[in-house]
Context: one part of a larger RNA
RNA sequence: CCCGCAGCUAGACGAAAAGACCCCAUGAAGCUUUACUACAACUUGGCAUUGAUAUAAGGCUACGUAUGUUCAGAAUAGGUGGGAGGCGUGGAUCAUUUAACGUUAGUUAAAUGGGAGCCAACAGUGAGAUACCACCCUUAUGCAAUCUUAUGUCUAACUCUUUCCCUUCUAUCAGGGGAGAGAACAGUGUCUGGUGGGUAGUUUGACUGGGGCGGUGGCCUCCUAAAUGGUAACGGAGGCGUUUACAAAGGUUGGCUAGAUUCCGAUGGAAACGGAAUCGAUAGUGCAAACGCAUAAGCCAGCUUUACUGCAAGACAAACAAGUCGCGCAGUUACGAAAGUAGAAGUUAGUGAUCCGACCGUACGAAAUAGGACGGCGGAAGCUCAACGGAUAAAAGUUACUCUGGGGAUAACAGGCUAGUCUGGUCCAAGAGUCCAUAUCGACGACCAGGUUCGGCACCUCGAUGUCGGCUCGUCGCAUCCUGGGGGUGGAGAAGCUCCCAAGGGUUUGGCUGUUCGCCAAUUAAAGCGGCACGUGAGCUGGGUUCAGAACGUCGUGAGACAGUUCGGUCUCCUAUCUGCUGUGGG
Numbered sequence: 001c002c003c004g005c006a007g008c009u010a011g012a013c014g015a016a017a018a019g020a021c022c023c024c025a026u027g028a029a030g031c032u033u034u035a036c037u038a039c040a041a042c043u044u045g046g047c048a049u050u051g052a053u054a055u056a057a058g059g060c061u062a063c064g065u066a067u068g069u070u071c072a073g074a075a076u077a078g079g080u081g082g083g084a085g086g087c088g089u090g091g092a093u094c095a096u097u098u099a100a101c102g103u104u105a106g107u108u109a110a111a112u113g114g115g116a117g118c119c120a121a122c123a124g125u126g127a128g129a130u131a132c133c134a135c136c137c138u139u140a141u142g143c144a145a146u147c148u149u150a151u152g153u154c155u156a157a158c159u160c161u162u163u164c165c166c167u168u169c170u171a172u173c174a175g176g177g178g179a180g181a182g183a184a185c186a187g188u189g190u191c192u193g194g195u196g197g198g199u200a201g202u203u204u205g206a207c208u209g210g211g212g213c214g215g216u217g218g219c220c221u222c223c224u225a226a227a228u229g230g231u232a233a234c235g236g237a238g239g240c241g242u243u244u245a246c247a248a249a250g251g252u253u254g255g256c257u258a259g260a261u262u263c264c265g266a267u268g269g270a271a272a273c274g275g276a277a278u279c280g281a282u283a284g285u286g287c288a289a290a291c292g293c294a295u296a297a298g299c300c301a302g303c304u305u306u307a308c309u310g311c312a313a314g315a316c317a318a319a320c321a322a323g324u325c326g327c328g329c330a331g332u333u334a335c336g337a338a339a340g341u342a343g344a345a346g347u348u349a350g351u352g353a354u355c356c357g358a359c360c361g362u363a364c365g366a367a368a369u370a371g372g373a374c375g376g377c378g379g380a381a382g383c384u385c386a387a388c389g390g391a392u393a394a395a396a397g398u399u400a401c402u403c404u405g406g407g408g409a410u411a412a413c414a415g416g417c418u419a420g421u422c423u424g425g426u427c428c429a430a431g432a433g434u435c436c437a438u439a440u441c442g443a444c445g446a447c448c449a450g451g452u453u454c455g456g457c458a459c460c461u462c463g464a465u466g467u468c469g470g471c472u473c474g475u476c477g478c479a480u481c482c483u484g485g486g487g488g489u490g491g492a493g494a495a496g497c498u499c500c501c502a503a504g505g506g507u508u509u510g511g512c513u514g515u516u517c518g519c520c521a522a523u524u525a526a527a528g529c530g531g532c533a534c535g536u537g538a539g540c541u542g543g544g545u546u547c548a549g550a551a552c553g554u555c556g557u558g559a560g561a562c563a564g565u566u567c568g569g570u571c572u573c574c575u576a577u578c579u580g581c582u583g584u585g586g587g
Stems, first nucleotide, its partner, number of pairs: 001587008010579003015572001022407004027403002029399004035202005041195003045191005051154009061144001063142004068137001078136005085119003094113008158182005164177004206216002214234001218240006241388001242286001243345002250304007259279007284293002287350001289348003308331004314325003320389001333342003356382001359379004364375002414461001415459001416457003420454001422450006431441002468543001469541003473535001474532005481506003484501006508522005549567004553562003
């Protein structure tokens, strides 16, 4: 070196299972609810099935009876018309009693007595006789019809019971007939209002230095932005969702110039008003910022409504859709002597597509015509559709009972990069050290190293790289715990402190806790710090974490949830192909 045999499992990011954790999908399913929308079910009312009658109340109509008081006036005059007469032994005027009404004046009715008159046209009043008749009004009452409501009663619908009879040879069923009970209710149908996780179908968004929580989302201004334009970030700063109209913050014509500092001037002061000097736009512009603005776009006054209608050459900007500017023409106006200016505002924010229905106008369509309805065309309004290019008119959660498709496009372990944090060192030396910076310690700072902490990044791995601790077995570094050799000392000796060299060997046993760590106990020369996928699960364990069960506390309406707690909870390959290692044999 080659070939075996027996073994061990460190590696082949070994095998197994398109990762169950995490994220994504306009994926799925289970469950919940004060998510949305339906449906069952329950319930309210109308109508039908559904009939009779009584009473009470109310409405309406007809008839009868009564009813009606300002003042003046015989007096309690409802209105209008006719009207010169009307009523009376079938018993009037009158008187007594009673009742009703009443504005306390009286009016009406009944009974009794009585026995022949009484009332009207005349004067006063806006209106003249309830003398008489007719039609009505207000209020009250009686009766009748009808309707409604309520409460009863009835029986024939309908319902229930039946130990009776029949169909019927059997039948606790059904039908028919009796009997009883209930009863126009109930039940049923239809329409309608409500309740309605009982059931169902769904929704529950995006960005994001993983996701969640938080924040944000449209528009305007500045910086970033690299001297045209444009340009990102969960970069740095701010604003907007309007306001102003006939005494304007618009148009036009004419005119004017702020503001600050210093000094002077009664009350008067830091600051009111007047004057002077100096600076020059610092003022002002409805509001943010930027850019403008003195010929003013700033301030004041006069007159006004162009804050118009119909177009539009040509441009800017721009994926589209949107957005922006506008010469000039026609019509009609405002101001100005005129030339001219004016189609809102110094400019850039102050916003919302389409559909839908409604409104105003037009008189365009429509198969006989006219009207209506419907539609077209022009105009203007109705959306914190603010997730602001707006999925619907209409929508929240939970899953550890979970599932599917994907992702190392994206988290948790490990590795990698980095080194803020961490560990170690060096430099400077203020100070402490009685004195004295440097025996020892060392502020404020500066510079390195390491890659053991917590992080940042998200680069391999999600068609799987098994995760804490222990056991076993080690191996390496030295920034050395002991043992060894030295220097300094604030080293008398002993014991120490500190620094240099040094990795050969060594570096304990118990109690508590799943613990690493730590605390405690007893020893020891010493009981070192770290790396090796926080070494080591195809070597073991499985106490912890991290599935399904259950409970407590807390949170949640709930389903459920909790780096809160508690009890329980399958660790696959006695089979090793290759590399590696151990032992042994042959050539």
Large-subunit ribosomal RNA, domain V from a Patescibacteria group bacterium, 587 nucleotides, folded computationally. Its Rfam family is "Bacterial large subunit ribosomal RNA". Gene Ontology terms of the family: structural constituent of ribosome and ribosome. The RNAcentral record of the full RNA draws on ENA. The coordinates come from a structure-prediction model, not an experiment, and the mean pLDDT is 81.